[in-house]
Context: one part of a larger RNA
Molecule: small-subunit ribosomal RNA, 3' major domain
Organism: uncultured bacterium
RNA sequence: UGACGGGGGCCCGCACAAGCGGUGGAGCACGUGGUUCAAUUCGAUGAUAAACGAAUAACCUCACCUGGGUUUGACAUGCUAGUAGUAGGAACCAGAAACGGGGACGACUUUCCCUUUCGAGGGAAGGAGCUAGCACAGGUGAUGCAUGGCUGUCGUCAGCUCGUGUCGUGGGACGUAGGGUUAAGUCCCGAAACGAGCGCAACCCCUGUCGUCAGUUGCCAGCGGGUAAUGCCGGGGACUCUGACGAGACUGCUGGUGGAUAGCCGGAGGAAGGAGGGGACGACGUCAAGUCAUCAUGUCCCUUAUGCCCAGGGCUACACACAUGUUACGAUGGAAGGUACAAUGGGUCGCGAAACCGUAAGGUGAAGCCAAUCUCAAAAAGCCUUCCUCAGUUCGGAUUGAGGUCUGUAACUCGACCUCAUGAAGCUGGAAUCGCUAGUAAUCGCAGGUCAGCUAUACUGCGGUGAAUAUGUACUCGGGCC
Numbered sequence: 001u002g003a004c005g006g007g008g009g010c011c012c013g014c015a016c017a018a019g020c021g022g023u024g025g026a027g028c029a030c031g032u033g034g035u036u037c038a039a040u041u042c043g044a045u046g047a048u049a050a051a052c053g054a055a056u057a058a059c060c061u062c063a064c065c066u067g068g069g070u071u072u073g074a075c076a077u078g079c080u081a082g083u084a085g086u087a088g089g090a091a092c093c094a095g096a097a098a099c100g101g102g103g104a105c106g107a108c109u110u111u112c113c114c115u116u117u118c119g120a121g122g123g124a125a126g127g128a129g130c131u132a133g134c135a136c137a138g139g140u141g142a143u144g145c146a147u148g149g150c151u152g153u154c155g156u157c158a159g160c161u162c163g164u165g166u167c168g169u170g171g172g173a174c175g176u177a178g179g180g181u182u183a184a185g186u187c188c189c190g191a192a193a194c195g196a197g198c199g200c201a202a203c204c205c206c207u208g209u210c211g212u213c214a215g216u217u218g219c220c221a222g223c224g225g226g227u228a229a230u231g232c233c234g235g236g237g238a239c240u241c242u243g244a245c246g247a248g249a250c251u252g253c254u255g256g257u258g259g260a261u262a263g264c265c266g267g268a269g270g271a272a273g274g275a276g277g278g279g280a281c282g283a284c285g286u287c288a289a290g291u292c293a294u295c296a297u298g299u300c301c302c303u304u305a306u307g308c309c310c311a312g313g314g315c316u317a318c319a320c321a322c323a324u325g326u327u328a329c330g331a332u333g334g335a336a337g338g339u340a341c342a343a344u345g346g347g348u349c350g351c352g353a354a355a356c357c358g359u360a361a362g363g364u365g366a367a368g369c370c371a372a373u374c375u376c377a378a379a380a381a382g383c384c385u386u387c388c389u390c391a392g393u394u395c396g397g398a399u400u401g402a403g404g405u406c407u408g409u410a411a412c413u414c415g416a417c418c419u420c421a422u423g424a425a426g427c428u429g430g431a432a433u434c435g436c437u438a439g440u441a442a443u444c445g446c447a448g449g450u451c452a453g454c455u456a457u458a459c460u461g462c463g464g465u466g467a468a469u470a471u472g473u474a475c476u477c478g479g480g481c482c
Base pairs, nucleotide, nucleotide: 008482009481010480011479012478013477015473016472019436020435021434022433023432026327027326028325029324031322032321033320034318035317042053043052064313065312066311067310068309069308070307073136077135078134079133080132081131082130083129088105092101093100108127109126110125111124112123113122114121115120138302139301141300142299143298147296148295149291150290151289152287154285159198160197161196162195163194164193165174166173167172178189179188180187204279205278206277207276209247210246211245212244213243214242215241219236220235223234224233225232250273253267254266255265256264257263329429333388334387335386336385337384338383339382345376346375347374350369351368355364356363357362395426400421401420402419403418404417405416406415442465443464444463445462446461447460448459
C1' cells in the first nucleotide's frame, strides 16, 4: 500500500423478509458424468460447464471405428523432362462404392508455312492439358501455460487514474477524506490542493401523446352506385394506419422541508413527473478463466500417413448418478358443438387459395403472389350450450400391436406425422433449492431462424388474459465507502 477478520460505522442489490409460481418425487425430452463398446469424435467442469459450441448427427455433416483404395495428392504456385487422336469422355467389364480396366466419340488456343471450291483442310514450333520427377501441398495432429482476435465473470458495481503542486528520509499520502445529497467519484458546501482523463449521465434505437407533410397495396365518416354478402366500385384524406420531420418533461410552476445550496416530500397542469418504460452501450483490472475444433498464428510433430477418396457402422449404447426442460397428477378441470378478438414474422428450387377425394396425416388441383395487394393463417386461453360428478376416472398419457401418409437415392440400426387398439407411472413430491417488484410473475397461443425431412418440449421474437406482496434491514449471499 493492499487483502482478510465469527472488529466497528454508513449504504445498496429479488440478498433476506413479505408474497406468487416452480425444481427436488412420476413419465418423457434433452445435456453431462459413469459404465460399456471396434468406435461410442472433440471441447466446455463451482459461482462463470451440463437444451453449452450444435440456428436441427439417417447418408452428407464427421473430426471416431471397421474394411476397401490412393500417394505431387481433393486444392495452390514454381522448376525439369516427356507426350499428339492430346484434354475430356459414352457404352461395357469387375466392384459395396471409391478406385481400376475400357475406350465409341472428340475438343480449345498463339505464330509461321502449304493447299483451297474462300466454308475450310493439312504440316511445323509452342500454350493449356496430360504423364514422370522435384520443390512442396495437406493435417478438426500437440501446446489457449508461446499468441492475436473474440467471449464469460466480478458488474451497469461506481469506481480506476494522471499532470502540476504540497507533505513525508522513503515506500507513499493529499487530490478521491469530512457534512449533506444522488441510481451514480451525481451534485452542493467546504478543506493543500488546483485542474484533467477513462468510467457515470447525455448524445443513438424502440415504445407511450400531439401536430405538420404524404395517401397506395392501407383506411371508409359523409355523398353516389351495386351485391346474397364483402371498401366491391366511383370517390374522399376526416378516422385508423403507414413513415419522414417536428413539438413535448426541464424540478419549468407551486406549498412544505433544508442555515444557504444541492436536493427531498406533496400539489397543479399534463398522454407522460422527477432517469416515463425498455434496449444498445461494460472503466483500470481479476480469474496463466474459455476458445489453436470459427478464423488467424509462433514452435513442435505426421509426410505410401496423424494427408486424401469411398462403403458400412458410430456420435442415438445403458445396472446407475446429476443438470435443464416438458406433460401431468384433475372440476378455476376434461370432452363435444357453436362463436369472438391479436401482434411479430416467412414466401419464387418458394408460399400455395377456392373446389373435390380421404375418418385423418395427406392427396388431386391450380387461382393469386417477388407481396401493407396473394398466401402461410386456424390464433389459443375467452364467451355460450350440453355431458362427465371425485373414481386411478370421459384425469393422465408413457409403452406396445396393427394399418397408413410425407420427405428423401435410402427411414433396419436411427425420421416426423395420422388412424384404430393398448392404456404404465403419477392423487402436489424429504432434506434442500430456483425465478419474479407491473403490463412484471403466472397463464394462453402465434411466428421465425436452422432445415429435403425432422428428434423443437430447445432457442430468438410476438402479442392475448393478467395478479399478490414489500412492516423493514437483525439474519444469509454478493458489492461499495470510511